This is a predicted structure of a 522-nucleotide part of an RNA (small-subunit ribosomal RNA, 5' domain) from an uncultured bacterium. Model confidence (mean pLDDT): 83 of 100.

[in-house]
Context: one part of a larger RNA
RNA sequence: GAUGAACGCUAGCGGCAGGCCUAAUACAUGCAAGUCGAACGGUAACAUGAGAGCUUGCUCUUGAUGACGAGUGGCGCACGGGUGCGUAACGCGUAUGCAACCUACCUACAACAGGGAGAUAGCCCGGAGAAAUUCGGAUUAAUACCCCAUAGUAUUAUUUGAUGGCAUCUGAGAAUAAUUAAAGAUUUAUCGGUUGUAGAUGGGCAUGCGUAAGAUUAGUUAGUUGGUGAGGUAAUGGCUCACCAAGACGAUGAUCUUUAGGGGGUCUGAGAGGAUGAUCCCCCACACUGGUACUGAGAUACGGACCAGACUCCUACGGGAGGCAGCAGUAGGGAAUAUUGGUCAAUGGAGGCAACUCUGAACCAGCCAUGCCGCGUGAAGGAAGAAGGCGUUCUGCGUUGUAAACUUCUUUUAUACAGGAAGAAUAUUCCCUUGCGAGGGAUAGUGACGGUACUGUAUGAAUAAGCACCGGCUAACUCCGUGCCAGCAGCCGCGGUAAUACGGAGGGUGCAAGCGUUGUCC
Numbered sequence: 001g002a003u004g005a006a007c008g009c010u011a012g013c014g015g016c017a018g019g020c021c022u023a024a025u026a027c028a029u030g031c032a033a034g035u036c037g038a039a040c041g042g043u044a045a046c047a048u049g050a051g052a053g054c055u056u057g058c059u060c061u062u063g064a065u066g067a068c069g070a071g072u073g074g075c076g077c078a079c080g081g082g083u084g085c086g087u088a089a090c091g092c093g094u095a096u097g098c099a100a101c102c103u104a105c106c107u108a109c110a111a112c113a114g115g116g117a118g119a120u121a122g123c124c125c126g127g128a129g130a131a132a133u134u135c136g137g138a139u140u141a142a143u144a145c146c147c148c149a150u151a152g153u154a155u156u157a158u159u160u161g162a163u164g165g166c167a168u169c170u171g172a173g174a175a176u177a178a179u180u181a182a183a184g185a186u187u188u189a190u191c192g193g194u195u196g197u198a199g200a201u202g203g204g205c206a207u208g209c210g211u212a213a214g215a216u217u218a219g220u221u222a223g224u225u226g227g228u229g230a231g232g233u234a235a236u237g238g239c240u241c242a243c244c245a246a247g248a249c250g251a252u253g254a255u256c257u258u259u260a261g262g263g264g265g266u267c268u269g270a271g272a273g274g275a276u277g278a279u280c281c282c283c284c285a286c287a288c289u290g291g292u293a294c295u296g297a298g299a300u301a302c303g304g305a306c307c308a309g310a311c312u313c314c315u316a317c318g319g320g321a322g323g324c325a326g327c328a329g330u331a332g333g334g335a336a337u338a339u340u341g342g343u344c345a346a347u348g349g350a351g352g353c354a355a356c357u358c359u360g361a362a363c364c365a366g367c368c369a370u371g372c373c374g375c376g377u378g379a380a381g382g383a384a385g386a387a388g389g390c391g392u393u394c395u396g397c398g399u400u401g402u403a404a405a406c407u408u409c410u411u412u413u414a415u416a417c418a419g420g421a422a423g424a425a426u427a428u429u430c431c432c433u434u435g436c437g438a439g440g441g442a443u444a445g446u447g448a449c450g451g452u453a454c455u456g457u458a459u460g461a462a463u464a465a466g467c468a469c470c471g472g473c474u475a476a477c478u479c480c481g482u483g484c485c486a487g488c489a490g491c492c493g494c495g496g497u498a499a500u501a502c503g504g505a506g507g508g509u510g511c512a513a514g515c516g517u518u519g520u521c522c
Stems, first nucleotide, its partner, number of pairs: 001521003005518005012375006018368002020333001025331003029328003034075003039072002042068002046066003049062006082286003091211008101203002106199007114148003124137005154179007164169001184191002212258003219249003224246008261283004265276004288309005311322004339365001341364003347361001348359004378409004388400005414459006423449001428444001429442005466511005471492003477506005487494002
């Protein structure tokens, strides 16, 4: 000098930040991922309309309408948010390569969308079970599923082959054969569907270099190292397998052990360096512990599935349910770390034509001097140098001290009252122009924070100072008490009767809403 700090004493305000470093311990409760009726069959609830019954203000019927529980289907749930267990590794950083690869939504371009069939959830009926849930029958729809047709710059196979490359190779172009598509909706404005090529974005893989400590760890390795072939993958590859060879790594530190997420950065330092990796950003890993795949463009998936285990809970003892390292919150641990708050107004995300819905992301508010920064606790005058305190060479001085009193002034702040934002528009709706992007205009409406910030008026010095130290280092000295006691102490060292070093007082010094102590780093 610094700190995610803690402790002691003290404390007026604001702005901006930060806030479980320990038990990746266990978790009550609520919320954190839904959305689309412009894909579909429908109608449990609500509302409207119509009809019926009448007891005249109630009951019943009707998907007819707005809508919509549960269900089929689509997209999303792989993002966003958390944590740092593991990992000394192509994990990360940096620089390259892929002639060895994938990419939903988005953009551009080209082409297309013909015909048909059978189910199933829901609903209805019946059954089993304490429950979770589940079984059977009948029946129904789709942008769900399936079949046929059509198709090439798609895929596969065969043949030819310009060009390029260090090489395995590459493969423009051409020919033949085979295979594979589609879906509709509606308010008629549009929104969707299929195939292909390119782009964009995001990923995958490989390689050079760099990346902690220990030799009181010296040898390690059998899918091990390489080859051929096959399988697998989006793709290369012992990634896996069969066969063959016997290799491969190592004092330039293999292997083993310990520790650790990495980086941008942060702290310090003149720098070189040293230490560190909270907050913010990028990458990685993980989601009770271990394993496994499914779905999907993408996961070996935090709030999905299955199996095993530990733990907790329910049970009618037959069987079931769960996973806060999401936001709050609880217990425990600890020196120690916050509210079971508000809103989707803005920014962003998912779905939707949209309106809109959802969003503990986010934006805000609450708590904490945890930090940084700013402001204030008054200003000017005022000597009888008052009283009191303390000291003293003692009835005189010195000091506290212009300090107080007193006079004048100001009102930041405080209190009261009044006014009162920006953050809100490019989005939505409607109209006009336009081949398409888009452009122009109009109306209405939207603020959690918050009656907050800010401004004005009134009142009145009014509401606001402590902490540590004073032997030297180190700025600041005397008196009293104590008497190697009580105690102090970062180091040197103080204290045994005149202690500037202990305790108190007066005075002083340094910082100041803080000041000291302790821990850690330079």